[in-house]
């Protein structure tokens, strides 16, 4: 140059058969404890990598690009 795989919460990933965006772990608040871990309740927290299209409706489909890793030359 050429090909693949990925890019979603703070960090590790699910969701890609188009129809409200999720899990742990971390964090705040409670509750328990003499009191600290553990533990149990709740909550918050994202322009789904950016830009356009398609479409009633995009993370999920399409085109261009940014970024990572890995293979080929």
């Nucleotide at each position: 140059g050429c090909c693949g795989a990925g890019g979603u919460a703070a960090c590790u990933c699910a969701g890609c058969u188009g129809g409200u965006a999720g899990a742990g772990u971390a964090c705040g608040u409670c509750c328990a404890u003499g009191g600290u871990a553990a533990g149990g309740a709740u909550g918050a927290a994202g322009u789904c990598g950016g830009c356009g299209g398609u479409u009633c409706a995009a993370a999920u489909c399409c085109g261009c690009u940014c970024c990572u890793c890995g293979g080929c030359u």
A computed fold for a 73-nucleotide RNA from a marine sediment metagenome, annotated as transfer RNA. Its Rfam family is "tRNA". The family's RNA type in Rfam is transfer RNA. The RNAcentral record of the sequence draws on ENA. The coordinates come from a structure-prediction model, not an experiment, and the mean pLDDT is 81.